This is a predicted structure of an 80-nucleotide RNA (c-di-GMP-I riboswitch aptamer) from a Thermodesulfovibrionia bacterium. The coordinates come from a structure-prediction model, not an experiment, and the mean pLDDT is 84. The model forms 95% of the base pairs in the Rfam consensus. It matches the Rfam family "c-di-GMP-I riboswitch aptamer". Rfam's curators write: GEMM was predicted in a large-scale screen for bacterial structured RNA regulatory elements. Gene Ontology term of the family: cyclic-di-GMP binding.
[in-house]
RNA sequence: CCGCCGAAAGGGCAAAACCCGGGUAACCGGGUCUCGCAAAGCCACCUGCCCCGAAUCAUCGGGGUUGAGGGGCUGUCGAA
Numbered sequence: 001c002c003g004c005c006g007a008a009a010g011g012g013c014a015a016a017a018c019c020c021g022g023g024u025a026a027c028c029g030g031g032u033c034u035c036g037c038a039a040a041g042c043c044a045c046c047u048g049c050c051c052c053g054a055a056u057c058a059u060c061g062g063g064g065u066u067g068a069g070g071g072g073c074u075g076u077c078g079a080a
Base pairs, nucleotide, nucleotide: 005078006077012037013036017032018031019030020029021028022027035067041073042072043071045070046069047068048065049064050063051062052061053060054059
C1' cells in the first nucleotide's frame, strides 16, 4: 500500500407514520420524526416483485422498486 474482516472513534443515511407537492397508478420529491443500515453511496445490466396498456389466455410494450437478490463502480476508520 492492497485485499479480507468489522471492535472502537469521528461521522453519515433515513423505515413506517404525518403534512405539502407531482403522477392514471406503482411510486417519487421536500419537511418533521428516527425502524434500522458497514456501503441503506451511485448504476435499472440480469432476476424477482409492483403499476399501466394490449392480447389469439403463450405473452408483449411502457413505467417503478438499489431498504428484494445478484452484478458493476466508488468510498470513511483501522482493533483482533